Record summary: Predicted 3D model of a 133-nucleotide RNA (SAM riboswitch aptamer (S box leader)) from an uncultured Anaerolineae bacterium. It was read from a public genome assembly, where an Rfam model found it.
This record gives sequence, C1' cells and structure tokens, in this order.
RNA sequence: CUCUUAUCCAGAGAGGCGGAGGGACCGGCCCGAUGAAGCCUCGGCAACCUUCGCGAUCUUCGAUUCGCGGUCCGAACCGGGAAUUGAGAUCCGAGACGGUGCCAAUUCCGGCAGGAUGACUGGAAGAUGAGAG
Repeated sequence: CUCUUAUCCAGAGAGGCGGAGGGACCGGCCCGAUGAAGCCUCGGCAACCUUCGCGAUCUUCGAUUCGCGGUCCGAACCGGGAAUUGAGAUCCGAGACGGUGCCAAUUCCGGCAGGAUGACUGGAAGAUGAGAG
C1' cells in the first nucleotide's frame, strides 16, 4: 500500500516543551494567544486481539461406552442412533498483565441514492481492530 471482515449516537485529560494552526478531503459550522499541530511525562477510557467460566445454544470433528440394523451365527467390518467426554463456532457474563486504539462537538453536520425532499434508510469516503497478500 492492497484485499477480507467487524465496529463507529457510549466512554475517558492533566502537566511540561512548543508557538499557529487544527477538526482526513470539499462546503458549512466550530476549536485555538484563557495557547493549535507536533513531541514528552503521568493519568484515564474502552474491550478488537487476549484471559477466565460446573454459563447457554449449535454444529462439525475426534475418543470411549452402550443399544439397533446389514452378510446364517460370532468376531471383524459397514450403516445409523444414544450417553459421556475433548476440541470448535456463536452468544452471554466476568477480568484487564500484555499488543493496539482512543480521551471537544454522533466519524461535529452535510456531500451520493431513495424518501413527503422532512424524519429516516442505504451507500461512498474516512478511522480503528483482527486476518491475509
């Protein structure tokens, strides 16, 4: 950088350095010398990755055991069923050591399409996580 996928109306800021911009882009509207961006320190939020559970459901797979059926019988084998158990997926609940992320305003609002051109719905773009290239 590209692809896939989930989320984006909740939540959480102080200090130091710095010195004029910032809110992705465009339009608007805001924030900013009572100090923007950026960097550093400390703190916090959240729960994506992650950890846990006599938790719920499901399905698939594995193992063990027990019935049933198939070849005349048994064994073996095959088919299908039940129970237990292990693993897995989804959901629910709890946690927060670690990897990210985040800590003005719904992603600040709109932008494209539908719609009564309103509410609203969907999409695009963007951001972040996880996975892949």